The part of an RNA shown here (large-subunit ribosomal RNA, domain I) has 584 nucleotides and comes from Pseudothermotoga caldifontis. RNAcentral holds the full RNA, with entries from ENA. It matches the Rfam family "Bacterial large subunit ribosomal RNA". The prediction has a mean pLDDT of 84. NCBI's taxonomy places the organism under Bacteria, Thermotogati, Thermotogae, Thermotogaceae, Pseudothermotoga.
Context: one part of a larger RNA
C1' cells in the first nucleotide's frame, strides 16, 4: 500500500410518474380605450413575507339565476365567525374602484408637487379635507357649446409611404439578393381589388374582382452571365350589382341688370297684377347614368285604377302635391332606424344503465364462479389491472339576465304617380385631364423596334361628324367609353376561448418557466437571466423513554414497507469508510 469480495456513506445517474410543454384539426371570437385602457405603483386578512383575488364598500358589497352541506384563496395552526330563513361555490348584471400611466387644470426626476372655478363638510379665524369641473388637435356653431379624435393590443394577416446589406455572379461595376429585411402612416375582421376607356381574334367570340390548379420553368427578359419570369386560354371555388358628376327643371340666397301699358306671370279665352323679370355664382329637389352609344330638350304616336287640393281669378287642358287603393323591395353595396314576438346558439348546470360471493393480499381493479348493461366496452379516479364503485360517457333536458344568429311582423323606401316607340347632326356625357416632350419608376421586358401603367418638369386637345385599346406607327376592321364613388362571398392570419388529436417530450428533455420565472441574480443601460418537480393509500408525519446545549442518534409506537422519516420513490458512477481473504 494494491487486489478482490461484502456491509455501508456520499452522489443523485437510471426506471416509473406528470400538475407543464410542443406540434395540429375543428369551431368561437376576432378587439380594450377619455363611462379613463393595456400595464403599473401602493394599499387591502385577526395574527399575512410572497403569490392570487379585491380597491379606502379593498381575499369583498347589491340583484338575479343554478346549485344543496357544508364554508372562511395557494396553506398548516390558533383565536373568532358564517350556513337548510339556502352559506362557500359557478354563471348573468349592477356598485365601488386610492395614484401613476393616452393622461388630459399647471408641473414633474411616473406612481409625487401645487393651482383655478362651482357646491360640501370642520373650524372663532388662518386653513384642511370631500365631491364635481379646467389638456391639446378636428368638424359643426355667430357664441354658448355640441360631437369625434388622441393610447394600447399577435413579433400575426392587409393597404399605402420610405427602402438597405452580407450574398450570389465562384473577382465585380449593370444585374442578383429584393421592393426582401427594417423604419413610418392607416385600417378590419379581414384588407386589398371590382362592374371594362377588359380581353381576344380576325369570330355568329368572352363578360367585375379575388384565391386555387393548369396553361410553364412555356412566351420572353437576361454583362442573352448570374438568374428573373408572365398573359390569354381551359378547370375549379365562389357569385352581385349598383350610386353619382354634367345637359334639363323648379324653389331659394347673394350679386348684377331692366320701369318704356316692356319682357314676364304654364298653355288658349277674357279680365287682372307687375320688382314679379332676366343673367351669372351658389345650395337644395327632381332629372340622369349608357356603348347594338347613353341622357336631356322640341315634336309625334300609343299606354296608364279612383278622390281631393293647388297656381293672380273664372273656364277647359296640361303640370305638381296629398290621400285611399293595388303592387314590389328591403338593413353588406343598391335610402336607413328601432322594436315586438318566436326559434336556435353561447354565457352556470339538471338526468343518465348494470355485480356479487369465495380466494391471494395492507389494500381487489388480480385469480376462480356465477350474472348483468350497453343508443353507454371514450377518458380519468379508487390502497395492484374496474363497462356494471366515484367522475363521466352514449343518449336526453335547461335560463330569471346578457349577448349572437335567423323567421315573422311592426316599420322604412319605392312603383302606379309615368312608361315605351320614332324624327331632330339643339344641347350634355367627369381637364391643367387625354395626349406628346424630356427625366425616373411599375409591368416577363435591364431602352431596347418598346407598345401599356404611374408622374417630377415644360407644352396641351376633343363631346359623339368625339374619343381610349388590339405590343413602333399607319390605314381597314374589331372592341371599349378614362379622368367620381360604393360593394358581400370565395382568400390570408391567430394574441384570446372551447372540443378534439399525435409512430412528439417526460423534469440537463418539452416553453426560459411542470415550482412566489421572465421570478433570483447580473449589468449605468439597451438587455442577459437561472437553478429548483416525486414521504405515503392515508399523516397514520413518530405520544413516551434515552444519550446531547443542539444538531444528530438510541428505544417506543404507526404503516405493507420507515434502508417509504420529510435532506423522504428507485438510488448506478466517480469519491470515502468498514470487514475478510489474498499479495507486497
Nucleotide at each position: 500500500g494494491g487486489c478482490a469480495u461484502g456491509c455501508g456513506g456520499u452522489g443523485g445517474a437510471u426506471g416509473c410518474c406528470u400538475u407543464g410543454g410542443c406540434g395540429g384539426c375543428g369551431g368561437g371570437a376576432g378587439g380594450c380605450g377619455a363611462c379613463g385602457a393595456a400595464g403599473g405603483g401602493c394599499g387591502u386578512g385577526g395574527u399575512a413575507a410572497g403569490c392570487u383575488g379585491c380597491g379606502a364598500u379593498a381575499a369583498g358589497c347589491c340583484c338575479c339565476g343554478g346549485g344543496g352541506a357544508g364554508c372562511c384563496g395557494c396553506a398548516a395552526a390558533c383565536a373568532g365567525g358564517c350556513g337548510u330563513u339556502g352559506a362557500u361555490c359557478c354563471g348573468g348584471g349592477g356598485a365601488u374602484g386610492c395614484c401613476c400611466g393616452a393622461a388630459u387644470g399647471g408641473g414633474g426626476a411616473a406612481a409625487c408637487c401645487u393651482g383655478g372655478c362651482u357646491g360640501g363638510u370642520c373650524g372663532u379665524a388662518a386653513g384642511a379635507c370631500c365631491a364635481g369641473u379646467c389638456g391639446c388637435c378636428g368638424c359643426c356653431g355667430a357664441a354658448a357649446g355640441g360631437c369625434g379624435g388622441u393610447g394600447c393590443g399577435a413579433u400575426a394577416c392587409c393597404g399605402g409611404g420610405g427602402g438597405a446589406a452580407g450574398u450570389g455572379a465562384a473577382a465585380c461595376a449593370u444585374c442578383u439578393c429584393a421592393g426582401u429585411a427594417c423604419c413610418c402612416c392607416g385600417a378590419g375582421g379581414a384588407a386589398a381589388a371590382g362592374a371594362a376607356a377588359u380581353c381576344a381574334a380576325a369570330a355568329c367570340g368572352a363578360g367585375a374582382u379575388u384565391c386555387c390548379c393548369u396553361g410553364a420553368g412555356u412566351a420572353g427578359c437576361g454583362g442573352c452571365g448570374a438568374g428573373c419570369g408572365a398573359a390569354a386560354g381551359g378547370g375549379g371555388a365562389g357569385g352581385a350589382g349598383c350610386c353619382u358628376a354634367a345637359a334639363c327643371c323648379a324653389g331659394c340666397g347673394c350679386a348684377a341688370u331692366g320701369c318704356u301699358c316692356a319682357a314676364g306671370c304654364c298653355c288658349g279665352u277674357g279680365g287682372g297684377c307687375g320688382u314679379u323679370g332676366u343673367u351669372g355664382c351658389g345650395c337644395u329637389g327632381g332629372g340622369g347614368u349608357u356603348g347594338u352609344g347613353g341622357g336631356g330638350c322640341g315634336c309625334a304616336a300609343c299606354c296608364g285604377g279612383g278622390c281631393g287640393g293647388g297656381g293672380c281669378c273664372a273656364c277647359g287642358g296640361a303640370c305638381c302635391c296629398g290621400c285611399c287603393g293595388g303592387g314590389a323591395a328591403g338593413u353588406u353595396a343598391c335610402a336607413a332606424a328601432u322594436c315586438c314576438u318566436c326559434u336556435a346558439c353561447u354565457u352556470a348546470g339538471c338526468c343518465g344503465a348494470a355485480g356479487u360471493g369465495c380466494c391471494u393480499g395492507g389494500g381487489a381493479u388480480g385469480g376462480c364462479a356465477c350474472g348483468c348493461c350497453a343508443g353507454a366496452g371514450a377518458g380519468g379516479g379508487u390502497g395492484a389491472c374496474a363497462g356494471c364503485c366515484c367522475c363521466g360517457u352514449a343518449g336526453g333536458c335547461g335560463a330569471a339576465a346578457a349577448g349572437u344568429a335567423g323567421a315573422g311582423g311592426a316599420c322604412u323606401u319605392c312603383c302606379u304617380g309615368g312608361g315605351u316607340u320614332g324624327c331632330g347632326a339643339c344641347c350634355c356625357c367627369g381637364a391643367g385631364u387625354a395626349c406628346c416632350g424630356c427625366g425616373g419608376g411599375a409591368c416577363c421586358c435591364g431602352u431596347g423596334g418598346a407598345a401599356u401603367c404611374c408622374u417630377g418638369c415644360g407644352g396641351g386637345a376633343a363631346u359623339c361628324a368625339g374619343g381610349g385599346g388590339g405590343g413602333a406607327c399607319c390605314a381597314c376592321c374589331c372592341u371599349c367609353c378614362a379622368a367620381g364613388g360604393c360593394u358581400a362571398a370565395a382568400u390570408a392570419c391567430u394574441a384570446c376561448c372551447c372540443g378534439c388529436c399525435g409512430u412528439c417530450c417526460g423534469a440537463u428533455a418539452g416553453u426560459g418557466c411542470a415550482c412566489u420565472a421572465g421570478u433570483a441574480c447580473c449589468g449605468u443601460g439597451a438587455g442577459g437571466g437561472a437553478a429548483a418537480g416525486g414521504u405515503g393509500a392515508a399523516a397514520a408525519g413518530a405520544a413516551c423513554c434515552c444519550c446531547g446545549g443542539a444538531a444528530g442518534g438510541g428505544g417506543a409506537g404507526u404503516g405493507a414497507a420507515a434502508u417509504a422519516g420529510a435532506a423522504c420513490c428507485u438510488g448506478a458512477a466517480a469519491c470515502c469508510g468498514c470487514a475478510u481473504g489474498c499479495c507486497u